[in-house]
A computed fold for an 84-nucleotide RNA from a marine sediment metagenome, annotated as c-di-GMP-I riboswitch aptamer.
It matches the Rfam family "c-di-GMP-I riboswitch aptamer". Its family is annotated with cyclic-di-GMP binding in the Gene Ontology.
Its mean pLDDT, the model's own confidence on a scale to 100, is 89.
The sequence is in RNAcentral, with records from MGnify.
Formats: sequence, structure tokens, C1' cells
RNA sequence: GAGAAAGGCAAACCGUCCGAAAGGGCGGGGCGCAAAAUCACCGGCCUACAGCCCCUGCGGGGCCAGGGCAGCGGGAUUGCCGAA
Repeated sequence: GAGAAAGGCAAACCGUCCGAAAGGGCGGGGCGCAAAAUCACCGGCCUACAGCCCCUGCGGGGCCAGGGCAGCGGGAUUGCCGAA
């Protein structure tokens, strides 16, 4: 990062499995992505099992990451091609 070349990844949705959930795996499917490759270090966002507290109390509510999102931004590391 272009009107190039070789390619790559794969949103929503569907099927199935795991999970309390967020979400993730696999298959299908393509919204898009020049790092939509990898990493939870910083900010942000999502969920709330467990724990604690409350109530009209075996039910409900509140708080909270030990959970998660890399396709939210920053940062770190690595990678293909070569016009300006």
C1' cells in the first nucleotide's frame, strides 16, 4: 500500500460439541480484513459459576474476574509481494 501477482484468514447465520454464561472447538457459509498472523502487557468491553451482601427467602436481587473478547484501540513479535 496500487488498477499487480501468488495466495491467506473467515463476519452474520446454520449444524454439532464444550462451557453457568460470556465465549470457544469442528463442519458448512462469506460480511469483510494488507497483518482479521501470534501474545491478555495497558486501556476498554462482555459474562457472573464460585464467593460476599440483601430481600417479600430453597426463589429473587446487588457487588465482583479466578472467566472471556486479539474482527475495540494501543503495545510487543513475526510474515507475502513490490508501483509511488